[in-house]
Order: sequence, then C1' cells, then structure tokens
RNA sequence: CGCUGGGUCCCGGCCGGUGGAUCGGUCGUGAAACCCGCCAGGUCCGGAAGGAAGCAACGGUAGCGUUUCGCUCCAGGUGGCCGGAUCGGCCCAGCGGUC
Repeated sequence: CGCUGGGUCCCGGCCGGUGGAUCGGUCGUGAAACCCGCCAGGUCCGGAAGGAAGCAACGGUAGCGUUUCGCUCCAGGUGGCCGGAUCGGCCCAGCGGUC
C1' cells in the first nucleotide's frame, strides 16, 4: 500500500437507564383575629324546661414542604437488541506486496 473479515460513525423501530418538569399518591407541617366541622370549661337569654353565641382542645380543607412511589412529557457526547443504508472515514485481526 492492497485485499478480506469484524466493529464503529448514519437512518428507523423496540426495551432499559440518567437528569428535569407537571399531575397524582405517601409522610410531615398547616391559615397568630380575618377556612369548615365539633365544641369541655366558662359566658349570655329564661322563673324553669331549654336555647344562643362560642375560646381552648380535637378532626379536616386550602396552602407549604418531603418522598427509596406511579403516569405523562422534555433533553442528550446514555446502554443494548433487531432491521436498513453506505462501501465514505476511523479502529482491530488475517493474508499478500513494497521500502
């Protein structure tokens, strides 16, 4: 340098993984007078029976966070399989030739 074979860079499909975002779920917190319910005690009305408003506590909602969870979407120097395109570059191996 040439030939052959394999791999890779290209295209498509499929599966996984990484990062991010929304939503839902788990957990936590949770509207100091200005969310709901229920309202001990106490307060008010009443001769009484009863009734009314309603603080704390309790339960919950909005909200705010958390998450080894799930769906969807986005991204790419991500991993792999199958098929295709090309015979262009690169890498590896074998053979041959030349210096």